[in-house]
RNA sequence: GCCCUAGUAGUCUAGCCCGGUCCAGGAUGCGACCCUCUCGAGGUCGAGACCCGAGUUCAAAUCUCGGCUGGGGCA
Numbered sequence: 001g002c003c004c005u006a007g008u009a010g011u012c013u014a015g016c017c018c019g020g021u022c023c024a025g026g027a028u029g030c031g032a033c034c035c036u037c038u039c040g041a042g043g044u045c046g047a048g049a050c051c052c053g054a055g056u057u058c059a060a061a062u063c064u065c066g067g068c069u070g071g072g073g074c075a
Base pairs, nucleotide, nucleotide: 001074002073003072004071005070006069007068010028011027012026013025020058030046031045032044033043034042051067052066053065054064055063
């Protein structure tokens, strides 16, 4: 230098190929409450995320382009 691949809550992960409406789902963690003599455990509720920018479109986490970062391969 070229090619491939990944980036989503504090952490892990689904959704992306094949765009769709409402609130981006789940686990764990966090907060409040219930339960309990107390603490686990259990139950209810709540806050929390699409790497950045541009484009296409009525509509983008998803498609296209550029960039950043990590991993792998070739030279």
Predicted 3D model of a 75-nucleotide RNA (transfer RNA) from an archaeon. The prediction has a mean pLDDT of 83. Its Rfam family is "tRNA". Rfam describes the family as follows. Transfer RNA (tRNA) molecules are approximately 80 nucleotides in length. The sequence was found in a public genome assembly.